[in-house]
This is a predicted structure of a 151-nucleotide RNA (c-di-GMP-I riboswitch aptamer) from Armatimonadetes bacterium UBA5829. The model forms 95% of the base pairs in the Rfam consensus. Model confidence (mean pLDDT): 77 of 100. NCBI's taxonomy places the organism under Bacteria, Bacillati, Armatimonadota.

RNA sequence: GCACGAUAAUGGCAAACUCCGGGAAACCGGGGGACGCAAAGCUAAGGGCCUAAGCGGCCUGCCCAGUGCCCAAUAUUGAGUUUUCAUAAUGCACUCAUAAGAAGAUUGAAUCUUGGGCAUUCAGGGGUCGUAUGGUAGCCUGGUUGCCGAA
Numbered sequence: 001g002c003a004c005g006a007u008a009a010u011g012g013c014a015a016a017c018u019c020c021g022g023g024a025a026a027c028c029g030g031g032g033g034a035c036g037c038a039a040a041g042c043u044a045a046g047g048g049c050c051u052a053a054g055c056g057g058c059c060u061g062c063c064c065a066g067u068g069c070c071c072a073a074u075a076u077u078g079a080g081u082u083u084u085c086a087u088a089a090u091g092c093a094c095u096c097a098u099a100a101g102a103a104g105a106u107u108g109a110a111u112c113u114u115g116g117g118c119a120u121u122c123a124g125g126g127g128u129c130g131u132a133u134g135g136u137a138g139c140c141u142g143g144u145u146g147c148c149g150a151a
Base pairs, nucleotide, nucleotide: 004149005148012037013036017032018031019030020029021028022027035138041144042143043142045141046140047139048136049135050134054131055130056129057128058127059126060125065121066120067119068118069117070116071115072114073113075111076110077109079107080106081105082104083103084102085101089098090097091096
């Protein structure tokens, strides 16, 4: 000097938990506190693991709004059927018939307004899946610095 790490010595760090603070979260910083640690010093280069703000896909979707369809009611318009009335005119022996028209009832249609139902579109919201640019060095490997000196 390098490797190595002892019931050695001087010391060091600080898990869980807790209080305060930061953060979307994982997690981080400070105080307390010690499970442990020979690098449990630093470093996010590699792998693993954690988180999902943002982004993307899918699903859902109260309220409001637009559009389409259906139902109900009111109003208006014209049409058909039927009943009553019906001047003039025509036919006719006549009650009568034709007949513009008026009123009532009824059938279905169109338009507007209002209410309800269904579908669809849109915006914020919710759920779920994926993803790191976030994190973890007390997960491992690597890099780097370092106290002591038995075997």